[in-house]
Context: one part of a larger RNA
RNA sequence: UCCGGCGACUUAUUGGAUGCAGCGAGGUUAAUUUCUGUGAGGAAAGAAGCCGUAGCGAAAGCGAGUGCGAAACGCGCGACAAGUUGCAUUCAAUAGACCCGAAGCUGAUUGAGCUUACCAUGGCCAGGAUGAAGCGAAGGUAACACUUCGCGGAGGUCCGAACUAGUUUACGUUGAAAAGUGCUUGGAUGAGCUGUGGUAAGGGGUGAAAGGCCAAUCAAAUUCAGUAAUUGCUGGUUCUCCCCGAAAUAGCUUUAGGGCUAGCCUUGGAUAAAUUAGUAACGGGGGGUAGAGUACUAGAUGGGCUAGGGGGCCUACCAGCCUGCCGAACCCAAUUAAACUCCGAAUACCCGUUACCUUACUCCAGGAGACAGACAGCGAGGGAUAAGCUUCGUUGUCGAGAGGGAAACAGCCCAGACCGCCAGCUAAGGUCCCUAAAUUGAAACUAAGUGGUAAAGGAUGUGAAGAUUCAUAGACAACUGGGAUGUUGGCUUAGAGGCAGCCACCAUUUAAAGAGUGCGUAACAGCUCACCAGUCAAGAGUCUUCGCGCCGAAAAUGAUCGGGGCUCAAGUUUCGUACCGAAGCUGCGGAUUUACGAAUCUCUUCGGAGCAUUCGUGAGUGGUAGGGGAGCAUUCCCAACACGCUGAAGCCGUACCGUAAGGAGCGGUUGAGAGUUGGGAAGAGAUGAUGCCGGA
Numbered sequence: 001u002c003c004g005g006c007g008a009c010u011u012a013u014u015g016g017a018u019g020c021a022g023c024g025a026g027g028u029u030a031a032u033u034u035c036u037g038u039g040a041g042g043a044a045a046g047a048a049g050c051c052g053u054a055g056c057g058a059a060a061g062c063g064a065g066u067g068c069g070a071a072a073c074g075c076g077c078g079a080c081a082a083g084u085u086g087c088a089u090u091c092a093a094u095a096g097a098c099c100c101g102a103a104g105c106u107g108a109u110u111g112a113g114c115u116u117a118c119c120a121u122g123g124c125c126a127g128g129a130u131g132a133a134g135c136g137a138a139g140g141u142a143a144c145a146c147u148u149c150g151c152g153g154a155g156g157u158c159c160g161a162a163c164u165a166g167u168u169u170a171c172g173u174u175g176a177a178a179a180g181u182g183c184u185u186g187g188a189u190g191a192g193c194u195g196u197g198g199u200a201a202g203g204g205g206u207g208a209a210a211g212g213c214c215a216a217u218c219a220a221a222u223u224c225a226g227u228a229a230u231u232g233c234u235g236g237u238u239c240u241c242c243c244c245g246a247a248a249u250a251g252c253u254u255u256a257g258g259g260c261u262a263g264c265c266u267u268g269g270a271u272a273a274a275u276u277a278g279u280a281a282c283g284g285g286g287g288g289u290a291g292a293g294u295a296c297u298a299g300a301u302g303g304g305c306u307a308g309g310g311g312g313c314c315u316a317c318c319a320g321c322c323u324g325c326c327g328a329a330c331c332c333a334a335u336u337a338a339a340c341u342c343c344g345a346a347u348a349c350c351c352g353u354u355a356c357c358u359u360a361c362u363c364c365a366g367g368a369g370a371c372a373g374a375c376a377g378c379g380a381g382g383g384a385u386a387a388g389c390u391u392c393g394u395u396g397u398c399g400a401g402a403g404g405g406a407a408a409c410a411g412c413c414c415a416g417a418c419c420g421c422c423a424g425c426u427a428a429g430g431u432c433c434c435u436a437a438a439u440u441g442a443a444a445c446u447a448a449g450u451g452g453u454a455a456a457g458g459a460u461g462u463g464a465a466g467a468u469u470c471a472u473a474g475a476c477a478a479c480u481g482g483g484a485u486g487u488u489g490g491c492u493u494a495g496a497g498g499c500a501g502c503c504a505c506c507a508u509u510u511a512a513a514g515a516g517u518g519c520g521u522a523a524c525a526g527c528u529c530a531c532c533a534g535u536c537a538a539g540a541g542u543c544u545u546c547g548c549g550c551c552g553a554a555a556a557u558g559a560u561c562g563g564g565g566c567u568c569a570a571g572u573u574u575c576g577u578a579c580c581g582a583a584g585c586u587g588c589g590g591a592u593u594u595a596c597g598a599a600u601c602u603c604u605u606c607g608g609a610g611c612a613u614u615c616g617u618g619a620g621u622g623g624u625a626g627g628g629g630a631g632c633a634u635u636c637c638c639a640a641c642a643c644g645c646u647g648a649a650g651c652c653g654u655a656c657c658g659u660a661a662g663g664a665g666c667g668g669u670u671g672a673g674a675g676u677u678g679g680g681a682a683g684a685g686a687u688g689a690u691g692c693c694g695g696a
Base pairs, nucleotide, nucleotide: 001696002695003694004693005692006691011095012094013093014092015091016090017089018088019087020086021085022084023083026051027050028049032045033044034043035042036041055062056061065077066076067075068074098236099235101233105226106225107224108223110221116200117199118198119197120196121195122194123193124192125190127159128158129157130155134151135150136149137148138147139146163187164186165185169182170181171180202218204214205213206212239631240630241629242628243627244626249262250261251260252259253258264369265367266366267365268364269363270362276360278356279355280354281353282352283351284350285349291343292341293340297337298336299335301333302332303331304330308326309325310323311322312321313320373398374397375396376395377394378393379392380391381390382389403414404413405412418590419589420588421587423586424585425584429580430579431578432564433563434562438577440576441575442574443573444572445571451566457551458550461548462547463546464545465544466543467542468541469540470539478535479534480533481532482531484508485507486506489503490502491501514529518527519526591621592620593619594618595617596616597615598614599613600612601610602609603608632685634682635681636680637679638678639677640676641675643673650669651668652667653666654665656663657662
């Protein structure tokens, strides 16, 4: 992992609601007793008690009333009669209460054959080295001291086996081993190692102290019990079909991943009556948002004018005069605002009338789920006018929604799937091939593969529209020629001659020519330009707006628009026609829910009623949590019926029936029980729980 079996909403009591049944102003027995039956059990007796039939008051008490009260005022609670018992379903409470799952807490045990410490009694430590005290001798001293040699054999001394420890590293890591092996290493006469026996026990021991160790278990051992501890947490929770269908919000919460109440869902009942709800039109409302404005408040700019200040002059003081300075208030112009408003929408909301729709509204009662939301558009706050960010409002989708489109893609666009069909029409989006449908018609643009990422900024790209200047009295470009004189202007300077710099920038001759546009020289020279003429012959220049393009343009494995490929577009813009395209719409057939109508059937108090059957018409039938309804199958029990050795159940095969769960028939195998119908009762349905047991 697979296969098979087992495996989770139960049971009891009390209460609520609903359904069915009995009796009904009543209903009902409990314990117990008696009878009966082989037994499970059944029948009868048994009003004690309980609920109801009357309430109000604290009570005395009164009573369809009563309490308060002085009260006939009034107000509170009542009164106009339906209950009760059982069964079933569902919910709640109390119990283990749907199942599995803690770490833990408490009690009573068992443990020191592992290990820690201690007690008693034993055992063990090859060999080598060093050479303390002390002693002896000699030297030495007045005597000591001291020195040398020898003897001696001390030490938590040294080296190193056994023994013991476990330093580094390698291997081992489903190991040879639930801690080892190899190399290496520490101690090795000591606080040494070790055998045997004994002592200390769980909030306790022991500990050269690491929270270490106390039997592979230790921040409180182990075993059993309390015990099904508790868990707002995680996981799991078993057949089918039909109807409806949420929420991820508010308030409160030692509350925030839990709850309670409300909102939102569902089922039943009531009102059966209505301008109840919804939509549209019309009429009537309040508002202070968007916008706008600057009238108030606050901010902010320039100018004017002016109080005041600064500075200067003057001055004994008081004063006075001036101002390239600052400047409140006021005036003019222009201006900003969520916490400004002289103004002020669209929407939205409320009320009313009418129309359409037709109960969709509201109330009561039973059952919930949900209170982690996500993205997108619009309006805002926070943030950086960042985030697939965060917090609100509002709408949509997803959630709980399949189908078509967006290459792929919960939240985008189109569109809401009852079932079937080898029928049709469309939506979004598409129509060269992959790939269903136009290589479709008309008019333009783009040359960048732009299309098929991006800005400031930049550019004789190109198309369209416009403005303006020059031009046959010859423009623009090109070529040929001229481009002079006073003069080397004056100054400056070593020099300054158009051309370092400063000042001036005149006049003449001219078709024209600057006291000079640039290069150049030490300074001149030289080249060139402005300007003019000629040659040539028709357009040339500048600016503005718009369309589509260009550059700007760097990312990590191999590129790419989904790909091929496309410019004679299959790119872009505008207009048109046709077609394709979905579970949308239509057609045909079928199922089911519901409303209405009809017929039949059943019941009837003859008025009618029915969760009965059939037909017709209309409207529906996506769905998670969840509510409601109807069924299938399994085991056992009761009754009736029918079956089996001429072959029951089971198993294998099979083209049949049913909307499904499921149910037959037949054949084979097998060998003794099993079914159908109507009821009843449950150990009543498994692909899931790192489920449990067995097997492979």

This is a predicted structure of a 696-nucleotide part of an RNA (large-subunit ribosomal RNA, domain II) from Candidatus Omnitrophus fodinae SCGC AAA011-A17. The organism belongs to Candidatus Omnitrophus fodinae, within Bacteria.